[in-house]
RNA sequence: GCCCGAGUAGCUCAACCGGCAGAGCGCCUGUUUCGUAAACAGGAGGUUCGGGGUUCAAGUCCCUGUUCGGGCU
Numbered sequence: 001g002c003c004c005g006a007g008u009a010g011c012u013c014a015a016c017c018g019g020c021a022g023a024g025c026g027c028c029u030g031u032u033u034c035g036u037a038a039a040c041a042g043g044a045g046g047u048u049c050g051g052g053g054u055u056c057a058a059g060u061c062c063c064u065g066u067u068c069g070g071g072c073u
Stems, first nucleotide, its partner, number of pairs: 001072007010025004019056001027043005049065005
C1' cells in the first nucleotide's frame, strides 16, 4: 500500500426484509434477615465511532474519515 471483519448502556453482546434501541452481568431503591450475602420486586443509565447522502422513516443502505483486529504483498 491492498483486501476482509468489528466499533450499540459501565462490561460482554443482541436487534430478522429499513419500521417504538434490548438482554445478561454490574449499579441504585425496596421486600426479606438480628446483620451481611443470596433470593425476589422495581428503577436509573444510549449523540448506536465522527461527518455527509438516500428515504416518510437509518443501528441497519450508500460515500468518506477514524480506531481496533485479521489477511496479502
This is a predicted structure of a 73-nucleotide RNA (transfer RNA) from a Phycisphaerae bacterium. The prediction has a mean pLDDT of 82. RNAcentral holds the sequence, with entries from ENA.